SAM riboswitch aptamer (S box leader) from a mouse gut metagenome, 100 nucleotides, folded computationally. The coordinates come from a structure-prediction model, not an experiment, and the mean pLDDT is 82. The model forms 97% of the base pairs in the Rfam consensus.
RNA sequence: UUAUCAAGAGUGGACGAGAGAAUCGGCUUUAAGACUCCACAGCAACCUAAAGAUUAUUUUAAGGUGCUAAUACCGACAAAGCAGAUGCUUUGGAUGAUGA
Numbered sequence: 001u002u003a004u005c006a007a008g009a010g011u012g013g014a015c016g017a018g019a020g021a022a023u024c025g026g027c028u029u030u031a032a033g034a035c036u037c038c039a040c041a042g043c044a045a046c047c048u049a050a051a052g053a054u055u056a057u058u059u060u061a062a063g064g065u066g067c068u069a070a071u072a073c074c075g076a077c078a079a080a081g082c083a084g085a086u087g088c089u090u091u092g093g094a095u096g097a098u099g100a
Stems, first nucleotide, its partner, number of pairs: 001100005010040005018029003023076004041068003046064002049059003072095001077092006
């Protein structure tokens, strides 16, 4: 810089207190052991590989990554609409994650 981010996929072992990126708010999750790490298993199909009308598209899952609670858990900012209890819905942005 660019593409994607409402789908999908967990067991065992170690550790022992927070975790869900950061700030705030909400809501979840966690001593029936979370988070993290390791092993194995799985999901997906970005790259790779094969086919092909060769930047379309299709297939596989051997290899390189990634992922395996909740939409990136939800909101914050802007616009439009509704509402009038200051909120709700949609779209966009910002931030972030992953790949190339």